[in-house]
RNA sequence: GCUGGUGUGGCACAGUUGGCAGCGCGGCUCACUCGUAAUGAGCAGGUCGGAGGUUCAAGUCCUCUCACCAGCACCA
Repeated sequence: GCUGGUGUGGCACAGUUGGCAGCGCGGCUCACUCGUAAUGAGCAGGUCGGAGGUUCAAGUCCUCUCACCAGCACCA
């Protein structure tokens, strides 16, 4: 340099036909307990790596770009 993949709450991930962004863990509150843990109930937290475009509507499609991973090439 070329090709492909990945990027979504604090963490690990899902979101597959374009149609209200979800699950688990974690966090907070309450209940239960002599107390803690466990358990149960509830709550908060992300605009989807960034920018632009298409569309009535984009995490999803297109373009550019950034980071990481893999492969290939180059290495006088």
The prediction has a mean pLDDT of 83. This is a predicted structure of a 76-nucleotide RNA (transfer RNA) from Lentibacillus amyloliquefaciens. The RNAcentral record of the sequence draws on ENA. It matches the Rfam family "tRNA". Its family is annotated with triplet codon-amino acid adaptor activity in the Gene Ontology. By type it is a transfer RNA.